[in-house]
RNA sequence: UGCCCGUACGAGCUUCUGGGCGGGAGCGGGGGACCCAGGUUCCUCGGGCCGUGGCAACACGGCCCUCGGGGCGAAGCGCAGCACCCUGCGCCGGGCAGACCCUCCGCCCGAGCCCGACAGCUCACUCCGCAGGCGUGCGAGAGGUCACCA
Numbered sequence: 001u002g003c004c005c006g007u008a009c010g011a012g013c014u015u016c017u018g019g020g021c022g023g024g025a026g027c028g029g030g031g032g033a034c035c036c037a038g039g040u041u042c043c044u045c046g047g048g049c050c051g052u053g054g055c056a057a058c059a060c061g062g063c064c065c066u067c068g069g070g071g072c073g074a075a076g077c078g079c080a081g082c083a084c085c086c087u088g089c090g091c092c093g094g095g096c097a098g099a100c101c102c103u104c105c106g107c108c109c110g111a112g113c114c115c116g117a118c119a120g121c122u123c124a125c126u127c128c129g130c131a132g133g134c135g136u137g138c139g140a141g142a143g144g145u146c147a148c149c150a
Stems, first nucleotide, its partner, number of pairs: 003024005009018001026130006036120001046065008068118001069115004076091006092110005098146004102141003105137001
C1' cells in the first nucleotide's frame, strides 16, 4: 500500500459493494532559460555496424555497446593484502518499533538497478513514480513538541 471522479464486467432488475481499467488532487523524483557557476591548452568529440554525401579528411541519419559522464538510493572516500574476485582497517553515511530533536551503551547495513556519449543551477514547460520488499534493543538517561487514546 491512502483520497476523489468516471467506466465495462461480475448477476434477471435496482441499490450497494469488490476487483480491473482510465483520469484527478496531493506527495516524491528527473529533464529544462536569462543570471550565476563551470570551461577555454591537453584530456573521452568513447567503441562497433549500416545507409547517404564526399577524392579524402569528415559530415548527417539509424541501430547496438559501456570504459567517460549522469540518475534513483544511506549505500561513499582512502590505505593495505591482493592479477582479479574478495578481505581487513580508518574516516564518513544509514538502521535498531507512535513521530521529531539531544546524550550514552550495544548490535547491524554501506547493495542493486537505470540512462546510453548525454544532462550544473534553472521560470515557464515537460517526463516518470505513488507498490513492492525488508529491519527491529519494544536498551538506558534528561527534557520539549506533536500525534493517538481516555
Molecule: c-di-AMP riboswitch aptamer (ydaO/yuaA leader)
Organism: Frankiales bacterium